[in-house]
Notes:
The RNA shown here (transfer RNA) has 72 nucleotides and comes from Thalassiosira oceanica. Its Rfam family is "tRNA". The RNAcentral record of the sequence draws on Rfam. The source organism's lineage runs through Eukaryota, Stramenopiles, Bacillariophyta, Thalassiosirales and Thalassiosira. The prediction has a mean pLDDT of 84.
RNA sequence: UGCUCGCUGGCGCAGAGGAAGCGUGUUGGGCUCAUAACCCAAAGGUCCAAGGAUCGAAACCUUGGCGAGCAA
Numbered sequence: 001u002g003c004u005c006g007c008u009g010g011c012g013c014a015g016a017g018g019a020a021g022c023g024u025g026u027u028g029g030g031c032u033c034a035u036a037a038c039c040c041a042a043a044g045g046u047c048c049a050a051g052g053a054u055c056g057a058a059a060c061c062u063u064g065g066c067g068a069g070c071a072a
Stems, first nucleotide, its partner, number of pairs: 001071007010024004018055001026042005048064005
């Protein structure tokens, strides 16, 4: 310097145009003599940033940032 991939709740990841879900964790409750396990419920996300196209974007386009890999 070029190319490719990634960036979404605390953590790990889905989600490919009609607007965000799973696992785990957290909190409350149930069960138990009690703890764990199990069951129920809840909270928690400006979707890396800024523009653009669209009636409508996490998703498409452009530029930038950060991380990883490959080639010089």